[in-house]
Context: one part of a larger RNA
RNA sequence: UGACGGGGGCCCGCACAAGCGGAGGAACAUGUGGUUUAAUUCGAUGAUACGCGAGGAACCUUACCUGGGCUUAAAUGCAUUGCAUCUUCGGAUGUAGUCCACCGAAAGGUGGCUUAAAAUUGCAAGGUGCUGCAUGGUUGUCGUCAGCUCGUGCCGUGAGGUGUCGGGUUAAGUCCCAUAACGAGCGCAACCCCUAUCUUUAGUUGCCAUCAGGUAAUGCUGGGGACUCUAAAGAAACUGCCAUCGUAAGAUGUGAGGAAGGUGGGGAUGACGUCAAAUCAGCACGGCCCUUAUGUCCAGGGCUACACACGUGUUACAAUGGCGAGUACAAAGGGCAGCUACCGGGCGACCGGAUGCUAAUCUCUAAAGCUCGUCUCAGUUCGGAUUGAAGUCUGCAAUUCGACUUCAUGAAGGCGGAUUCGCUAGUAAUCGCGUAUCAGCAACGACGCGGUGAAUACGUUCCCGGGCCUUGUACA
Numbered sequence: 001u002g003a004c005g006g007g008g009g010c011c012c013g014c015a016c017a018a019g020c021g022g023a024g025g026a027a028c029a030u031g032u033g034g035u036u037u038a039a040u041u042c043g044a045u046g047a048u049a050c051g052c053g054a055g056g057a058a059c060c061u062u063a064c065c066u067g068g069g070c071u072u073a074a075a076u077g078c079a080u081u082g083c084a085u086c087u088u089c090g091g092a093u094g095u096a097g098u099c100c101a102c103c104g105a106a107a108g109g110u111g112g113c114u115u116a117a118a119a120u121u122g123c124a125a126g127g128u129g130c131u132g133c134a135u136g137g138u139u140g141u142c143g144u145c146a147g148c149u150c151g152u153g154c155c156g157u158g159a160g161g162u163g164u165c166g167g168g169u170u171a172a173g174u175c176c177c178a179u180a181a182c183g184a185g186c187g188c189a190a191c192c193c194c195u196a197u198c199u200u201u202a203g204u205u206g207c208c209a210u211c212a213g214g215u216a217a218u219g220c221u222g223g224g225g226a227c228u229c230u231a232a233a234g235a236a237a238c239u240g241c242c243a244u245c246g247u248a249a250g251a252u253g254u255g256a257g258g259a260a261g262g263u264g265g266g267g268a269u270g271a272c273g274u275c276a277a278a279u280c281a282g283c284a285c286g287g288c289c290c291u292u293a294u295g296u297c298c299a300g301g302g303c304u305a306c307a308c309a310c311g312u313g314u315u316a317c318a319a320u321g322g323c324g325a326g327u328a329c330a331a332a333g334g335g336c337a338g339c340u341a342c343c344g345g346g347c348g349a350c351c352g353g354a355u356g357c358u359a360a361u362c363u364c365u366a367a368a369g370c371u372c373g374u375c376u377c378a379g380u381u382c383g384g385a386u387u388g389a390a391g392u393c394u395g396c397a398a399u400u401c402g403a404c405u406u407c408a409u410g411a412a413g414g415c416g417g418a419u420u421c422g423c424u425a426g427u428a429a430u431c432g433c434g435u436a437u438c439a440g441c442a443a444c445g446a447c448g449c450g451g452u453g454a455a456u457a458c459g460u461u462c463c464c465g466g467g468c469c470u471u472g473u474a475c476a
Base pairs, nucleotide, nucleotide: 001476002475003473004472005471007470008469009468010467011466012465013464015460016459019423020422021421022420023419026315027314028313029312030311031310032309033308034306035305042053043052064301065300066299067298068297069296070295076124077123078122079121082095083094084093085092086091097113099112100111101110102109103108126290127289129288130287131286135284136283137279138278139277140275142273147186148185149184150183151182152181153162154161155160166177167176168175192267193266194265195264197235198234199233200232201231202230203229207224208223211222212221213220238261241255242253243252244251245250317416321375322374323373324372325371326370327369333364334363335362338357339356342353343352344351345350382413387408388407389406390405391404392403393402429452430451431450432449433448434447435446
């Protein structure tokens, strides 16, 4: 100087407390461990691995296994010899097969053919093989915590200290006062994006108050720019004003005005560093290793196994509910190998026609809610696992191993031990919708979007993590 302490003081955080809803019990989905296997490819392992890499494992992917092939090679560059075309005579460009027969599961092999030519060779190759403890780049975490440092000066023999401490204050090393320090940098804040209000400009594909026309009905039509909205530019919030407290910074106020009040709400933004943290399997790269194989191609299998253990989820155990009928209201996204109105067929998944849309124009497109009826507390009209049968769709192909539909079947489960997780407001809870990946889909996942919409916070004694000061130390 740090680190540590079941030392002290001060302070903060869904850390506790106060509340609401979960997990832990059940079934299923998914990941992991273990076991099994020819193989169950590899990585990630307290917090900071475990719906993680994977934002799509039937083949492919695929790295694994079994079997069968190839050896300058699957792809690419340079060079060489032929050959063809063009030529400024230096050179430039090109060098293929969608062909046939046989063997074969295919890859591949053998023979033939088209042809101007269809060839030979070399150097490079290739490796998801090892090392993340050789590395770059990127990332997690402490932590969006308020810290981490420097120049000059001063103090100390020196390591170092001071500044950065003290008194207040703040979300903040934020600011004020004080001060052997005076300044500065990286962080904080602000600048950026979305959102909440208003103004101006603009008015199509959006809108329709007024006027006119028209319909069974509809902004449907003429028209209009008011409103909504769209999307560009501005305005607006700064403790600016008032009161009280305070030297100041600032604090308090069911104070005013205001759409918004004290960082308005959300996002992006992550200091010096820590964990030899993660990644050589995204990529790059040093070294080592393989080179008729640890390369590469193909068929089939496996990654989907199953006594079990754990994590994360979904669905439930019902009446604030289930079922039937009627009826209302979004946002944000996507669409041509696509989204499909409408019509017809089918109980249905879907199929057959057909039309619009390269989209504010057409289309995908709500559910919880509300109204009425029924069930009457049961393992039930709860719950839907599992299994049987018949089908639909995608795709060369659904047996291993897809999703969905219909009929039948109708398991566990009556709110879950110790323990444990999330959340402070348009939040939790609850309800549906969309997108990426994608032929299809194991999506109940991930990422977004809106609808409905709470309870509670006395407080900081305690648990956990963190910041500052101080103290002890046989630790570095």